[in-house]
Model confidence (mean pLDDT): 83 of 100. Predicted 3D model of a 1484-nucleotide RNA (small-subunit ribosomal RNA) from a Phycisphaerales bacterium. The RNAcentral record of the sequence draws on ENA and SILVA. Lineage of the source: Bacteria > Pseudomonadati > Planctomycetota > Phycisphaerae > Phycisphaerales.

RNA sequence: CAAGUGAAGAGUUUGAUUCUGGCUCAGAUUGAACGCUGUCGGCGUGGUUAAAGCAUGCAAGUCGAACGGACCCGCAAGGGUCAGUGGCGGAAGGGUGAGUAAUACGAUCGAACGUACCCCGAGGUGGGGGAUAGGCAUGGGAAACUGUGCGUAAUACCCCAUGAUCUCUUCGGAGCAAAGAUUUAUCGCCUUGGGAUCGGCGAUCGUCCUAUCAGGUAGUUGGCGGGGUAAUGGCCCACCAAGCCUAAGACGGGUAGCAGGUGUGAGAGCACGGCCUGCCACAUCGAAACUGAGACACUGUUCGGACUCCUACGGGAGGCUGCAGCGACGAAUCUUCCGCAAUGGGCGAAAGCCUGACGGAGCGACGCCGAGUGUGGGAUGAAGCGGCUUUGCCGUGUAAACCACUGUUAGGGGAUAGAAACAAUGAUCAUCUCCAGAGAAAGGGGCGACUAACUCUGUGCCAGCAGUCGCGGUAAGACAGAGGCCCCGAGCGUUAAUCGGAAUUACUGGGCUUAAAGGGUGCGUAGGCGGAUCUGUAAGUGUCGUGUGAAAGCCCACUGCUCAACAGUGGAACAGCACGGCAAACUGCAGACCUUGAGGAAUCUAGAGGCCGGUAGAACGAUUGGUGGAGCGGUGGAAUGCGUAGAGAUCAAUCGGAAUGCCAAAGGUGAAGACAGCCGGCUGGGGAUUUCCUGACGCUGAGGCACGAAAGCGUGGGGAGCAAACAGGAUUAGAUACCCUGGUAGUCCACGCCCUAAACGAUGUGUGCUGGAUUACGGCGGCUCUGACGCCGUCGGGAUCGCAGAGAAAUUGUUAAGCACACCGCCUGGGGAGUACGGUCGCAAGGCUAAAACUCAAAGAAAUUGACGGGGGCUCACACAAGCGGUGGAGCAUGUGGCUCAAUUCGAAGCAACGCGCAGAACCUUACCUGGGUUUGACAUGGUCGGAUUAGUCGGUGGAAACAUCGAUGAGGCCCGCAAGGGUACAACGAUCACAGGUGCUGCAUGGCUGUCGUCAGCUCGUGCUGUGAAGCGUCGGGUUAAGUCCCUUAACGAGCGCAACCCUUGUCGCUAGUUACUAACGAGUCAAGUCGAGGACUCUAGCGAGACUGCCGGUGUCAAACCGGAGGAAGGCGGGGAUGACGUCAAGUCCUCAUGGCCCUUACACCCAGGGUUGCACACGUGCUACAAUGGUGCAUACAAAGCGACGCGAGGCCGCGAGGCGGAGCAAAUCGCAAAAAAUGCACCCCAGUUCGGAUUGCAGGCUGCAACCCGCCUGCAUGAAGCCGGAAUCGCUAGUAAUCGCGGAUCAGCUACGCCGCGGUGAAUGUGUUCCUGAGCCUUGUACACACCGCCCGUCAACUCAUGGAAGCCGGUAGUGCCCGAAGCUGCUGAAUCUCAUCAGCAACCACGGCAAGAUCGGUGACUGGGAGUAAGUCGUAACAAGGUAGCCGUAGGAGAACCUGCGGCUGGAUCACCUCCUUU
Repeated sequence: CAAGUGAAGAGUUUGAUUCUGGCUCAGAUUGAACGCUGUCGGCGUGGUUAAAGCAUGCAAGUCGAACGGACCCGCAAGGGUCAGUGGCGGAAGGGUGAGUAAUACGAUCGAACGUACCCCGAGGUGGGGGAUAGGCAUGGGAAACUGUGCGUAAUACCCCAUGAUCUCUUCGGAGCAAAGAUUUAUCGCCUUGGGAUCGGCGAUCGUCCUAUCAGGUAGUUGGCGGGGUAAUGGCCCACCAAGCCUAAGACGGGUAGCAGGUGUGAGAGCACGGCCUGCCACAUCGAAACUGAGACACUGUUCGGACUCCUACGGGAGGCUGCAGCGACGAAUCUUCCGCAAUGGGCGAAAGCCUGACGGAGCGACGCCGAGUGUGGGAUGAAGCGGCUUUGCCGUGUAAACCACUGUUAGGGGAUAGAAACAAUGAUCAUCUCCAGAGAAAGGGGCGACUAACUCUGUGCCAGCAGUCGCGGUAAGACAGAGGCCCCGAGCGUUAAUCGGAAUUACUGGGCUUAAAGGGUGCGUAGGCGGAUCUGUAAGUGUCGUGUGAAAGCCCACUGCUCAACAGUGGAACAGCACGGCAAACUGCAGACCUUGAGGAAUCUAGAGGCCGGUAGAACGAUUGGUGGAGCGGUGGAAUGCGUAGAGAUCAAUCGGAAUGCCAAAGGUGAAGACAGCCGGCUGGGGAUUUCCUGACGCUGAGGCACGAAAGCGUGGGGAGCAAACAGGAUUAGAUACCCUGGUAGUCCACGCCCUAAACGAUGUGUGCUGGAUUACGGCGGCUCUGACGCCGUCGGGAUCGCAGAGAAAUUGUUAAGCACACCGCCUGGGGAGUACGGUCGCAAGGCUAAAACUCAAAGAAAUUGACGGGGGCUCACACAAGCGGUGGAGCAUGUGGCUCAAUUCGAAGCAACGCGCAGAACCUUACCUGGGUUUGACAUGGUCGGAUUAGUCGGUGGAAACAUCGAUGAGGCCCGCAAGGGUACAACGAUCACAGGUGCUGCAUGGCUGUCGUCAGCUCGUGCUGUGAAGCGUCGGGUUAAGUCCCUUAACGAGCGCAACCCUUGUCGCUAGUUACUAACGAGUCAAGUCGAGGACUCUAGCGAGACUGCCGGUGUCAAACCGGAGGAAGGCGGGGAUGACGUCAAGUCCUCAUGGCCCUUACACCCAGGGUUGCACACGUGCUACAAUGGUGCAUACAAAGCGACGCGAGGCCGCGAGGCGGAGCAAAUCGCAAAAAAUGCACCCCAGUUCGGAUUGCAGGCUGCAACCCGCCUGCAUGAAGCCGGAAUCGCUAGUAAUCGCGGAUCAGCUACGCCGCGGUGAAUGUGUUCCUGAGCCUUGUACACACCGCCCGUCAACUCAUGGAAGCCGGUAGUGCCCGAAGCUGCUGAAUCUCAUCAGCAACCACGGCAAGAUCGGUGACUGGGAGUAAGUCGUAACAAGGUAGCCGUAGGAGAACCUGCGGCUGGAUCACCUCCUUU
């Protein structure tokens, strides 16, 4: 100098958000343990469990200078050893924490005490005596031990003397002591005073949990007297009194040694008390005293119990919670070590002896601290291993190898200052130095987020991981292995435990409307708190001082070990307690005074405030009588029920009980529950005004007391209506319900209980303060001359809207949930559970009080976006309605399911699979089946080898073919060469290696494409604004539209994808152009005909333009957008049709179009071939065709399209055939030729209502065509046959105009065809609706929600199965603490007796009393047949209670009932949706 320096969060409830709230993690720590690993040293530390038991050794002795003696040495003097007597010490040191909640401990005080050894002072130390150990002798006993006789000493024992400032005292007096030893100087001894030290005792305060322990106590509380003690005291005793403790927790139960301190924490706190220090308690369990200064004594004594040992069975011995050590227990804790050298203790004059205290060493990474495992260079960036964008890069990585160097530590040798102060003494440690040599020395955990660190392979909801959330079901950064990386390092992790984070018990520092939480309400006791002024006091408070707060520890400074840990010295601190001085503002206390709080008085005043009595009308029911005559009643519809024995209806009369219409209201009153006709009586409280009186008399209120809806209970009444239970009828799958008909308790009265409700404003009471506006209730005042009305103001209570503020938000907002104060009650995750047990109250039902085990990671509040509703509003759609035609019935076609099969390949599955993939399955297709065959392959690329093997052509054998096999002949490419020929190995072939191939799997790994909502009008963004936020606004609202189309308003302003438009087609006109199209005029020509010349007018073709824009007029509308009507126009409000499909949804469809990751097969899941199958048929469904006939059928005659197609083709005219078709071939690559006839229609004729001249299935025969081939399995024709079917049940589909309906024509695929399908084309050509109640779907706004996988959601209870913990229970077992009685060892005390000079001793009795026994209970725990509920568990049963109006709104209390959720009655609540009405407020 310094000692005051410090505070972090994260994960997890949700689709998302904010909040509440729990759980979990990151930190530090430990007397630890476990797993893997382990080189050295220092300092610490180490039985936390069985205060259970212990073998063995040691842990308390010493003194011959107290004493006699024995033995040994010595000639002697003398010396030594030893048992015993005697003295001092064995009460310290050492161990442990069982007991103990106060006889303890801590802090601070105190008075009535003792204290050996030590220090100081005063005085003294005279005389005498008798014994007894040892010894000797002799006994008993196994031993331990012990008896008798003789005899001996003392600092052992006793007596006398002397005695004081000593003790006692009645103040006269009385009583009490000593020891010597060795040797000349000491040490002792006795009495006494003081000190020091240590101890005994007392007081105050503090010291855990439990009230499911509320009363405890008879020596209990006090007094007087005595006894006892070192000393006070009921400590003990006799007597007297009846006290004493307790809600500030007595008494009881549980747990525990206490403190200094230790861990953690910013602190306040919380948890702990191992090592070290202080105190206490204990020493095998229990009791007791003796000795002594000190003990009721750890290694003393006596007794009792348990246990162990010895024994000759008679009797004895023992106590490791001392140091080591043993077994046992346990997750777990060391050497039967060395030494008294140091420090300390005992004895001694001393030498010295003793000392498991202590000093050291050993073992254990148990902790803290330190050191090392090498240092420098070194890129062929080696090998190996691993990864990948995969054949070359990257990582491990200067890492290694290799080169140079160093020598800590460990190892070996030698030396010595130090610990040692101190002459001697060294158990152990330390220091110095030399030697060799990189040699002997690195692991553990982790890598999804929290949390630093990532890839591959394997596995496939398996194996496993996990602290929380959670990973794993074939591409796992989460499992396992590997590589890499991260963290720490002789350690690293795990487990357990404490504090922290946790403001998650909140003193610092939380809350209670809805999240957990305000008592149902008041009165009031204790307690807490309390208005204004003054005086005093000084308890609280402040300040100063003194004492104390042990040391160690923490902190600071310095110092010593090489550093550090560790240690030393000094300081600071110990926040406290006690005492003293001063101050007097505030609180308290005492006194005085005041009026504003509170209360009273006076004058008015409103009211369903309470109790009692009386009385009124309406309604209802009953009874009697009259009228009357068939139904009434009830419901969604019915039935049960009542009625011809006269109901219901109606009239009259009478009776009965309950409740009080209108007024009436957001109204009023009351503490709350609650209170309503009218009148009377009794009675409580409130408000206003006046400011007269008292003078703080006040506020709150644990316990306590009173009141307390409905239901329920008891006794007695009453009973009209209603109505749990019950009965019947319906409904229903069932219906123990909802609905209906009845109906008993009850509802009503009196008295007595019960004491609970969503007893709610889910908001405790009181007081003060803090902007307003409006309203209605009860008062008072002011203004206008008065009154009314009106206006203004004010007080009390009741409402609505709202500023600031508050709040998670919703909301609240002078009636606070704002700002404060006072007091009370209550909360601390969900479930278990307001339950069990206990207590208490109740007649009972039950109320009040109130847990735990176990289990989950949530449970919850508010708000947001969606979705949904058997919620609402608006709007749209062939959605319904209005119509037309169908399907469902028949036959056939076709697809599907199912069945079958060797195979009937595969896919598609509500709408949105099912005439779908398939715009063509006889072979092929073809993916399936059977059989036969091939293996580098039917197909691609590359490497190596071969050599003329090759392609092609011709031929043989086997075969169903594929294929296998055998021959003959035999090119081509490139190079050289004139040629002959040679070479090569490019193509080909053969062999071989890489590889090919897969319609195998996964559409839930994917791309692409497609369906669907839906051509619905929506889906979003930027900036800004609002909100803590998710989000919202914009996009809502008012109009309008087909449309988020447009307009207006507007915290929005703009923009994008969608809508619309741009595109195609069609409808009108114009221009241009006319061949193959067209033909008006002119001409030619024909039987006729644009046939020809010609024309460019028309139609048409195909290019370019025009045209339509609500542009114009009128009306409506907000001077808008727009709508309605009209004119003109070919067309009018999008003119018709098409193409065009937003953000997204359905893990929708497709791996079998294609592409593609991964997996799988590789003489087969690949490839080739033949045959079969995909066509199979008791059946079911979808989509179609044809019909059932006369608006028809048949025959004859006859008219008018559009759009297409054609060369492996369309194929004319002609001929043949009844026909399908055949022969034949003109023309045509097409506005030229062909397919090609359009059909319905129209005209004429027949049919005459019938299973027919309807209908055409089926079958037979005969043919035709395609094709290699029509058996399975094609189409067509002719003749014959002539089925069902006479308009179709429940149900269901399409369509709003050139549409439906109806009629035919064409095309793709294709050899042919199953086409009646599909895609197109034109012809003829309607009806109905102008509406939105309902069904379906959709859009927008709004509302509720417990849904978010989003209603195909969520979710409740019984029953059944398994597992777990727990309650009850006849009993059974054990523990604990007491009570009463019995027994009564040892021991002390008392009494009596014996004996003795005395002391001592002995015997007996009495009191107390340990252990033990008996009895009745209390309390705690274990177990228990059976039984109750609870919790949990991928896929059990029954229902559907709740969430939406959850389909009967739900919930609370209560009562009854019921398989279950539940249902019903009574009263209450809104934490109920929806519609209407009333009232008020706000805005305009």